[in-house]
Context: one part of a larger RNA
Formats: sequence, structure tokens, C1' cells
RNA sequence: GCCAACGAGUUCGUAUCUACUGCGUUGCUUAAGCGCGAAAAGCGCGAAGGCGUAGUGAAAGCGAGGGGUAACCCCCGUCUGUAGUAGAAACGAGACCCGAAACCGAGUGAGCUACCCAUGGGCAGGGUGAAGCGUCUGUAAGAAGACGUGGAGGCCCGAACCGCAGAGCCGUACAACACUCUCGGAUGACCUGUGGGUAGAGGAGAAAUUCCAAUCGAACUCGGCUAUAGCUGGUUCUCCUCGAAACAGUUUUAGGACUGGCCCCGUUGCGUUCCCCUUGAGGGGUAGAGCACUGAAUGGAGGCAGGUGGCUUCGGCCUACUGUCACCAACCAAACUCCGAAUACUCAAGGAUAAAAGCACGGGAGUUAGACGAUGGGGUCUAAGCUCCGUUCGUCGAAAGGGAAACAGCCCAGACCGCAAGUUAAGGUCCCUAACUGACUUCUCAGUGUGAAGGUGGUGGCAAGACAGGAACAACUAGGAGGUUGGCUUAGAAGCAGCCAUCCUUUAAAGAAAGCGUAACAGCUCACUAGUCCAGUCUCGCUGCGCCGAAAAUGAUCGGGACUCAAGAAGUCGACCGAAUCUGCGGAUACCAUGUAUUCUUCGGAAUAUAUGGUGUGGUAGAGGAGCGUUCUGUAUGCGCUGAAGUCGUUACCGUGAGGUGCGGUGGAGCGUACAGAAGUGAGAAUGUUGGC
Repeated sequence: GCCAACGAGUUCGUAUCUACUGCGUUGCUUAAGCGCGAAAAGCGCGAAGGCGUAGUGAAAGCGAGGGGUAACCCCCGUCUGUAGUAGAAACGAGACCCGAAACCGAGUGAGCUACCCAUGGGCAGGGUGAAGCGUCUGUAAGAAGACGUGGAGGCCCGAACCGCAGAGCCGUACAACACUCUCGGAUGACCUGUGGGUAGAGGAGAAAUUCCAAUCGAACUCGGCUAUAGCUGGUUCUCCUCGAAACAGUUUUAGGACUGGCCCCGUUGCGUUCCCCUUGAGGGGUAGAGCACUGAAUGGAGGCAGGUGGCUUCGGCCUACUGUCACCAACCAAACUCCGAAUACUCAAGGAUAAAAGCACGGGAGUUAGACGAUGGGGUCUAAGCUCCGUUCGUCGAAAGGGAAACAGCCCAGACCGCAAGUUAAGGUCCCUAACUGACUUCUCAGUGUGAAGGUGGUGGCAAGACAGGAACAACUAGGAGGUUGGCUUAGAAGCAGCCAUCCUUUAAAGAAAGCGUAACAGCUCACUAGUCCAGUCUCGCUGCGCCGAAAAUGAUCGGGACUCAAGAAGUCGACCGAAUCUGCGGAUACCAUGUAUUCUUCGGAAUAUAUGGUGUGGUAGAGGAGCGUUCUGUAUGCGCUGAAGUCGUUACCGUGAGGUGCGGUGGAGCGUACAGAAGUGAGAAUGUUGGC
């Protein structure tokens, strides 16, 4: 890991509700106990007690009423039950199952290890050479010294023995700590045998939370014990109907709980009250707008007060600036408003809907981690696939299908089942790939067809204004002169360093010069004019599509191939494809209406079955309904060695399904069916338990 078996809402009690049954308006019922019986089943006795028969008030009390108030509104009541059986959820119990870390009690442990006590044992060999002693030297005697002797030491080197500092190796090992090499101690606070002692709220500890039997911040065993677990995991057959929530309030509360909201079921409760449409009547202070208030704030021309500097005829005038006041103009505001919508909300009337809602009462829940999108906002950086609010908003959650290449939350659309039928939605129709290489009118050349500010003599459209056969625009030819080198300045300044002025003349035209140039001149152009040529030219604004702006890490890309009068962009038109939509045909089921039949009836009707028509049938948590199967029991009735159960089959049929009935093989002794009843009643998951492989 797989297979098989086992494996989780049970039982008792209490009160409540629902269904059914008994009794009842002379209300229902027994408990313990007693009797009969066989110590069973059962039958009978047994009203003690319980529920009901009147409520209300804190109570005195009053009473079909009571309470409260000064009084009214108001609150509770004026409605026949009771016992049992079954079911439901609740509560008390282990209470759906498994799961702690722990706490307490009584015991078992020092054959491991720590320390201690008693009694034994062990330490190759080598080295060093303390005290003491002797002799000699030495001295007054000493001290001291030399030599010898001697053999001390938590002395030295190093085996056994004890240890384990470094590295390697091992790390499903040789081993739940080993192996190899190196290493420390090795006469000592040494090592060690045997016997004994100290015990868990404890002992021991050269002290590390270290050891106390591979266990130690409190051992182990059993018991309290199914401790408790607001936590995690798991919780077993089928079909049908409905179908949530992720919110509010409170919470030592925030991943829990309670109440309300939202869902389900019931009612011999109400009945159109709900949603929607129309009309009418309302209040509001949002969006917007505005500046009349409160504030903020720009410019102008003023008044008053202050103030700087200047001028002054000392009267005053001008002036950067400050404060304040009123005026004009233009503005800003969630906590401003002279104003003020749309929606929403409330009330009323009318309408439409009826297989559809609403309200009340009773019973059962689940939910209270929400997500994205749209829109109005707060926070942030007018960041976030960010965060927090509002909206009876949408979808997902709990929703499959088609589209968006892929893609919970976007677009389309809500899957009862079947069909090798049709029709559409979003989105598409060159190939991958179902469907027009459709039609018409334009645009784009960038592979634009994904991207900003900004830039753009790329190109299309529109509008306005100029010039133009009296010849425009561009090009070419020619001219572009004289006073004059204007005056000043300057070394020079001659159109062209700078300052001032900017006239006049000749002319078809020509600036006291627009640019280059020179040291200064010179020189080359321009403006301006004529000629040649010939038909449009120039300027500005708006707008469509492009272009630049454009840098990222393995090889690129629109999903790909590819596409250019398109397979790109804008517009118009027709056709087609395209979903589990819709339609058609067949079938199932829930509910409604109508009809029929049967049963019951309080005679109003109700229940069941069936036919026709209609409306529905996605679904998590969850509520409700109907069934299948397993084991056993009762009653009735069957099958079986001429083959029961079990088991195998790519076997036939029946049922929406759980499943059922045959057939064949195997097997070899028991097993069904109908109607009731009772449960150790259904397995894929729990790091489930046991066994097998």
C1' cells in the first nucleotide's frame, strides 16, 4: 500500500410538541403494595398522589375578571381534557465515536545510574631522587656545605585498568551511541567484586534540570477514568419536495455562545393583507448648485489706522508692506447653506398576478471566517488580487452548460430523464475549428491591429481666410543703385562690435540693411523689381487612421498557423454557426384545477386511487416526505440431497433508485414468502482496530 472482517446519535429518566389509540362533560389516571396465576405472561384490587376544573396581582386581596394610572391608551385572562403507544428535538447522565498535555490515590522499583556504609581485589616496566640517617669539611659550639645512604610525591614516561578530547566511519548500523586512528589519567579526590542503605509533594547530585532500569522541570504500574477537550479528524443504503447564512445586539467575547434576522415543517389560524404597476398625499437636506451665514481664498479700485523710504512750498504728496472696513469681479468646503433634485421611504386608492405570496401561532434547524464584480464613500499613494462601510444590487459560495486560448466571483444562460429533431443567446463564420476567403462605402502600410504624457511637411475628411490668365506659388536669368565710409564712438567701425538717427535722390525695383564674411575694406546672399515659364498656390483651425516615445533576464508569438481593396479599423445590410436556453416527440414526479370511483363523516367535508389539462422539478449547511436491504421474534404459509445458504457469471428480465426475480457453474444442508414487531441494521476515508499478502 491493497484485500477481508470489525468500526460512530444509543439506553434510562424528566418536561414539551406532533400523530394515533382508550376514556370522558357524573373529567382522565393509578404508584407502592395486595390477590389469582407457575416466582412468567396476563387479569383483578388498590384514589394515597398527579393533571384538569379560574384567573390576576409583589401581596393583602378581588374574581369572569384581575393588575396598572389622577384618568385613558395598555398588560394578563374570560377557548376541555387526560392516560397510553410511536416519533422529534431538548435537558440530566460517558450521551455520536476516537484523541490529549495533565491532576489525585494506592503501590512497585537504587540487579541501570548517583552518593554513602561494610568487607575483599587490582595497578607491567622505566625515570626523578624530598625528609631522615652516616661520613667528611666547617665552628668555641652551631648553622651551613660536600659525598654517600635513603626512597618521599593527588611527581614524570608508559601497558593492564579507567576515561572519551579531535577526525573519519556508521547513520533501514555490527550497535536504540558501535567501530578505526589519534588522545587524557594511570599510588590516587584512583579503579573494581560482593553484601547493604537513601523513593517520587521524594531520593541522590565535585551542580548539567544531571541521574533514579533504553522513561525525568518531577519514575513506573494500577485505580479515580469513557478525566476534560469552546479543538482536529471521522460518522456507513436509496429516491422525492423545499432550501439558507457568513448580518445585528450582548458576551474575560472575537475560529465559542445566546437572542433576533434569513431556511424548513405543521395549523378545523387570518385571507390578498406580500411583491409589482398607475395615481394621489407626505417629510427630508444627499447629488448638484450657491456664497445669504460660518470659515477658507485670488485680483482690482478705495476708506481708516500703523509703518519704510523719498520729495516738500512743511500744508502735504508718492511708496515695498501690515491690520481692518465696505465695494466690484472670479472661486472653494465631510463637520458652510439663500436653494435643491433623481432614487429610496411612508400612507391611501385603483389595477395586475393566484400551481403565487404575506401575517400570526407552534415545532426543527443551520448560519454569525465570506469572495469578487458594479456603484456611492472612508483609509492608503484618488497604490494593491489591499482594507473598512453603504445598496432587500449581481454572480460565486451552494451552479453544471456556451463564450472570454487556459481562467470560483466577468458576458450569455439556470442541467427532472431520454432523442443521430428544430431554433436562438453571448460569442463567432481563412485553416487548426461548427458556420459567408458574404455584399456595399471608406480608412490604415504601422503586421498598426497590446501602452501614457509629449512630439509628428505620414496620410484621409471638413471649415475659414488670402493670392492667382491684369500670370499667382516654386525654379531659373538679370538687377539689387546714388548722396554715403549717415552721425557718434573707435587704432579701425565703410549696411552688418556698440550708441543715436533711420532721411533724400535715381528708379521697374533696391532696408542708412535680414544673414554669412573682413583687422577694416572687399566678397556672397536676402528683402524688393523685371523677364522666362505656366496653373493653381499659401496660411490657420477642427477631425479619422497611423508614426516616434517603446529597455529584462532559457526562444519567440495575436491561443497558433497565418492575414494587407484584409482574415486589420469605422459604418450599413443579409445569411449561417453556436448552450444542458427555448421549441418538438416520448417518459417520470411534486403541486393546482376539473371529472370518476372507494372509504370515513360532526353532512360542511376529509382521505386514498385514477384520468385529463396546467404550473413546476440546479443545489452545500439544513428541514420535511417516501422507500430498499441486513439480523432476530410472532402468526400464517412454503422450498430443499431430483441439491438450501453462500459464491462465480462480458447471462436474461423487473424497479427512478437502494435493490429484486430468473438462468448457468460451483457448493453440500439448511432457507424463504406475506403481514406485524424489535434492533449490536448498511463502510472508503478516522496517521482507524485486527488479520492476510
This is a predicted structure of a 693-nucleotide part of an RNA (large-subunit ribosomal RNA, domain II) from a Patescibacteria group bacterium. The coordinates come from a structure-prediction model, not an experiment, and the mean pLDDT is 84. Its Rfam family is "Bacterial large subunit ribosomal RNA".